Model confidence (mean pLDDT): 90 of 100. Predicted 3D model of a 350-nucleotide part of an RNA (small-subunit ribosomal RNA, central domain) from an uncultured bacterium.

Context: one part of a larger RNA
RNA sequence: CUGGGCGUAAAGGGUGCGUAGGCGGCUGGUCAAGUCCCGUGUGUAAGGCUUCGGCUUAACCGGAGAAGGCCACGGGAAACUGACGGGCUUGAGGGCCGGAGAGGAUGGCGAAAUUCCCGGUGUAGCGGUGAAAUGCGUAGAUAUCGGGAGGAACACCAGUGGCGAAGGCGGCCAUCUGGACGGACCCUGACGCUGAGGCACGAAAGCUGGGGGAGCAAACAGGAUUAGAUACCCUGGUAGUCCCAGCCGUAAACGAUGGAUGCUAGGUGUUGGGGGUUUCGACACCCUCAGUGCCGAAGGAAACCCAAUAAGCAUCCCGCCUGGGGAGUACGGCCGCAAGGCUGAAACUC
Numbered sequence: 001c002u003g004g005g006c007g008u009a010a011a012g013g014g015u016g017c018g019u020a021g022g023c024g025g026c027u028g029g030u031c032a033a034g035u036c037c038c039g040u041g042u043g044u045a046a047g048g049c050u051u052c053g054g055c056u057u058a059a060c061c062g063g064a065g066a067a068g069g070c071c072a073c074g075g076g077a078a079a080c081u082g083a084c085g086g087g088c089u090u091g092a093g094g095g096c097c098g099g100a101g102a103g104g105a106u107g108g109c110g111a112a113a114u115u116c117c118c119g120g121u122g123u124a125g126c127g128g129u130g131a132a133a134u135g136c137g138u139a140g141a142u143a144u145c146g147g148g149a150g151g152a153a154c155a156c157c158a159g160u161g162g163c164g165a166a167g168g169c170g171g172c173c174a175u176c177u178g179g180a181c182g183g184a185c186c187c188u189g190a191c192g193c194u195g196a197g198g199c200a201c202g203a204a205a206g207c208u209g210g211g212g213g214a215g216c217a218a219a220c221a222g223g224a225u226u227a228g229a230u231a232c233c234c235u236g237g238u239a240g241u242c243c244c245a246g247c248c249g250u251a252a253a254c255g256a257u258g259g260a261u262g263c264u265a266g267g268u269g270u271u272g273g274g275g276g277u278u279u280c281g282a283c284a285c286c287c288u289c290a291g292u293g294c295c296g297a298a299g300g301a302a303a304c305c306c307a308a309u310a311a312g313c314a315u316c317c318c319g320c321c322u323g324g325g326g327a328g329u330a331c332g333g334c335c336g337c338a339a340g341g342c343u344g345a346a347a348c349u350c
Stems, first nucleotide, its partner, number of pairs: 004321003007304002012318001014201004021194003025088003029084003033081002035077007049065006091191001092188004096183003103177007110154001115149007125136002162169002206247006215241002220236004258317006266295012299306002323350003332343004
């Protein structure tokens, strides 16, 4: 430099924003850097090719010739790329109107339940299991009624329902706030796509300081089970789980499927919006935009399957793979309080 790939075989970065860079809509004009054509120059020798010759031939060697990418200069072409300036509206963005939503942050409020405390009723058991025992209970438990405290989570609604870039988000109300979608017009006029580095976000667990602690529950203790039982089952139970501030930066961070754009039979459900037919109205039916499911055609695929939410047909940009083990290890570097994270080999071996 090139080839083949990345749903499940090795391989999509956890996600977004965005720098450089790469790539980029329609139209006419100018330039001529890329591009193309012509000419001139250069293009050592050897090698290769053509031809002639020398060793008996060949290999080998000698002579001559043609050819030669690239490069430089001059002249020319203007379709494409590029540069400059002009125009356009379909890409992108903005204004206006509208409804949907567990999108985010902060504050407040609520009911059910568990536990604990106080009081009433009440008496011998309760609890637990395959069966038990540990445990709790006559110092009155369990059960039941009333009162109180506190923490955490929000039954039904609830739905291959909704929202978010991903992680994720679910009681109710208020305040602040992000995004998406639909509608009819108006405006800007390519302002776009992607994105190495970078920056931000990022479940759970874990860490630091402070608070909180009802239930649950690593560790731990006891009871069982068992040949043993450092388990599965049972009774307890501390970190933690919760809040505030700050770290960590990982995951089967999954659709195991990067992003953007265009194109390519249909059928059926559902969410949000718009329009139409009909109707007193609703219902129903039809069209349409955005999302989300199922089935299926062509096509794709090793098969499974995918199939307008593509894994089909194409273009652009990024990331990644290159036999198994050694190994996501060692060493070095960077980051972290630590735990560790990121980057990431080789010997050897099959």
The full RNA is in RNAcentral, with records from ENA and SILVA.